SAM riboswitch aptamer (S box leader) from Peribacillus muralis, 102 nucleotides, folded computationally. The coordinates come from a structure-prediction model, not an experiment, and the mean pLDDT is 86. The sequence was found by an Rfam model in a public genome assembly. Rfam family: SAM riboswitch aptamer (S box leader). From the family's description: The SAM riboswitch is found upstream of a number of genes which code for proteins involved in methionine or cysteine biosynthesis in Gram-positive bacteria. Gene Ontology term of the family: regulation of gene expression. The organism belongs to Peribacillus, within Bacteria.

RNA sequence: CUCUUAUCCAGAGAGGUGGAGGGACUGGCCCUUUGAUACCUCAGCAACAGACUUUCGAUGUACUGUGCUAAUUCCAGAAGUGUAAUAGCUUGAAGAUAAGAA
Numbered sequence: 001c002u003c004u005u006a007u008c009c010a011g012a013g014a015g016g017u018g019g020a021g022g023g024a025c026u027g028g029c030c031c032u033u034u035g036a037u038a039c040c041u042c043a044g045c046a047a048c049a050g051a052c053u054u055u056c057g058a059u060g061u062a063c064u065g066u067g068c069u070a071a072u073u074c075c076a077g078a079a080g081u082g083u084a085a086u087a088g089c090u091u092g093a094a095g096a097u098a099a100g101a102a
Stems, first nucleotide, its partner, number of pairs: 002101007013042005021031003025077004043069003048065003051061002053058001073094001078091004
């Protein structure tokens, strides 16, 4: 990097370094010098895999490996449905994460 499967309306932030962009892409809409993104430390959330527990059911534990801690994956994107037009609804695409495979 590619493929398969599952999940994505819940949850969880302080400090330090540093100094201008960031929210994947495009459009919208937002965040940001009252300090973003990033990195580090500590803390927390979750429970995918391993481990452990088990009444074998697990809506269990959170020890290990990941992941995550603005906004539903921030909303939309393609198709369908729906409306006077919006709105709304369904499926998908794309993306993210985990486990596995090549």